Model confidence (mean pLDDT): 80 of 100. The RNA shown here (transfer RNA) has 74 nucleotides and comes from a Candidatus Gastranaerophilales bacterium. It matches the Rfam family "tRNA". By type it is a transfer RNA.
[in-house]
Order: sequence, then C1' cells, then structure tokens
RNA sequence: GGGCUAUUAGCUCAGGCGGCUAGAGCGCACCCCUGAUAAGGGUGAGGUCCUUGGUUCGAGUCCAAGAUGGCCCA
Repeated sequence: GGGCUAUUAGCUCAGGCGGCUAGAGCGCACCCCUGAUAAGGGUGAGGUCCUUGGUUCGAGUCCAAGAUGGCCCA
C1' cells in the first nucleotide's frame, strides 16, 4: 500500500431480501417467596444502533468517506 471482517444496553450477542413502538441472556434496582440466605418468580430502569454525509415517504439494515480492533496479501 491492497483486500476481507467486526462495531447495537454495563458485559456477551440477535436483529433473512429497508416498514410502524430496537430485542434476548447475564448483570443492576425494587417487590414476592424464606426464620434468614441461596435458588426461584414478578416488575422496572438502562440505547445519539462507532462518526459524518447521502439515497428514500421511511435506514440498525442500502451507498460514500472516516475512526478503532482483528485477519490475510504485498
């Protein structure tokens, strides 16, 4: 220098060909259960979907540039 790939909740991740309000598990807070814990059950909070711009009636998803990490080639 070239190519590929990943980036979504505190962590690990899911979100076939764009379509109404973005989700799961773990964790966290509160409540129930218990003599008290653990376990179990219930409710809830938590997100500028890496950044910027573009296409579109509509973008996590498509396009362009950039950032960071990983892999490969030279």
NCBI's taxonomy places the organism under Bacteria, Bacillati, Candidatus Melainabacteria, Candidatus Gastranaerophilales.